The RNA shown here (c-di-GMP-I riboswitch aptamer) has 85 nucleotides and comes from a Gammaproteobacteria bacterium. The coordinates come from a structure-prediction model, not an experiment, and the mean pLDDT is 81. Lineage of the source: Bacteria > Pseudomonadati > Pseudomonadota > Gammaproteobacteria.

RNA sequence: UUCUGAAAAAGGCUAACUCAUCUGUGAAGAUGAGGUCGCAAAGUCACCGGUCUUGAGAAUGGUUCAAGACAGCGGAACCGCCAGA
Repeated sequence: UUCUGAAAAAGGCUAACUCAUCUGUGAAGAUGAGGUCGCAAAGUCACCGGUCUUGAGAAUGGUUCAAGACAGCGGAACCGCCAGA
């Protein structure tokens, strides 16, 4: 440096949900406390697909365009602890 592995060791994060507060038309997001389903990147990132929201159009729901949300939906990219080869 590359590949593989994971709960062996040291660590990390915290789903759902609860309480308090705030932001957004909305999807949803932020902070603190609790909680601990799970996670080898559950670290970062909206580039690609996917899901979702709003507006316009169209039509009598759905196809198009634009703007947004989701990173714990999948892929790609970047950084990264330990062990083995």